[in-house]
Molecule: transfer RNA
Organism: Glycomyces sp. TRM65418
RNA sequence: GUGGUCGUAGCUCAGCUGGUAGAGCACUCGGUUGUGGUCCGAGAGGUCGCGGGUUCAAAACCCGUCGAUCACCCCA
Numbered sequence: 001g002u003g004g005u006c007g008u009a010g011c012u013c014a015g016c017u018g019g020u021a022g023a024g025c026a027c028u029c030g031g032u033u034g035u036g037g038u039c040c041g042a043g044a045g046g047u048c049g050c051g052g053g054u055u056c057a058a059a060a061c062c063c064g065u066c067g068a069u070c071a072c073c074c075c076a
Base pairs, nucleotide, nucleotide: 001072002071003070004069005068006067007066010025011024012023013022019056027043028042029041030040031039049065050064051063052062053061
C1' cells in the first nucleotide's frame, strides 16, 4: 500500500427485515444481617469511534475519515 473484520453504558457483549437502545457484572440508594458478604427491590449511567448523505424515521443503508486487529503485496 491492498482487502476483510471490529468500534454500542465503567467492563464484557446483545440489538434479525430502518420504527427512535438493552443484558450481565460493576456503581448508588433501600430492605435483609450484630457488621460485611450473599440474596431481594429501586435507581443513575449512552454524541451507538468521528464527519457528511439518503429517509417521515439511521446503531443499522451510502460516502469520507480515525483507531484496533487479521491476511496479502512491495523493499531491505